[in-house]
Order: sequence, then C1' cells, then structure tokens
RNA sequence: ACCCGGCCGGGCGAUGGAGUCCGCCUUAACCGCCGCGCGACGGUUGAUGACUCCUACCCAUUA
Repeated sequence: ACCCGGCCGGGCGAUGGAGUCCGCCUUAACCGCCGCGCGACGGUUGAUGACUCCUACCCAUUA
C1' cells in the first nucleotide's frame, strides 16, 4: 500500500417536525395495497417501524 472485519460517525424504515426505543444499511438500506386496457391509468389506506406529542389536510357539529 491492498484486502477483510469491527467501532465511531452518517443514513434508512410509502406524505412534514420533536423526544425515546427497536430494526436495517455502509452507497446501500427504503420507495403501501388492489384492479386493469400495463400508461404520464384507475381505486384505496396511512402524516409513527413502535410509543408519546406538535403541525398540515378532509368531514361533521356547535357558537
């Protein structure tokens, strides 16, 4: 010097943000479900991976 592994760091977990925990990735992890005529299509659920919150959006009611 090269190769391999690990730690730190960093990143990710289908729509924004905060805290904690969990899992995954090291250029990858990740990018929901259903249907069809397979496309620049149609329908549908959810702001979380989990818990606790904030905000945005939709509907209804009251004032």